[in-house]
Molecule: transfer RNA
Organism: Candidatus Omnitrophota bacterium
RNA sequence: AGGAGCGUGGGUUAAUGGUAAACCAACGGUCUCCAAAACCGUUACUGCGGGUUCGAUUCCUGCCGCUCCUG
Numbered sequence: 001a002g003g004a005g006c007g008u009g010g011g012u013u014a015a016u017g018g019u020a021a022a023c024c025a026a027c028g029g030u031c032u033c034c035a036a037a038a039c040c041g042u043u044a045c046u047g048c049g050g051g052u053u054c055g056a057u058u059c060c061u062g063c064c065g066c067u068c069c070u071g
Base pairs, nucleotide, nucleotide: 001070002069003068004067005066006065007064010024011023012022013021018054026042027041028040029039030038047063048062049061050060051059
């Protein structure tokens, strides 16, 4: 320099254009003499803009960041 992919709670990952979900973690509760475990509940998320659409995590596009390939 050219090409490709990825970006979603604190972490790992889902979501066919139509209410953003699960597990772990955190916090609260039940149980227990205490704790652990188990069970119940709660909080918090679409990288930043623009476009298309009745409606965008999803499609298009610019930028930013990360990874890979070629030289």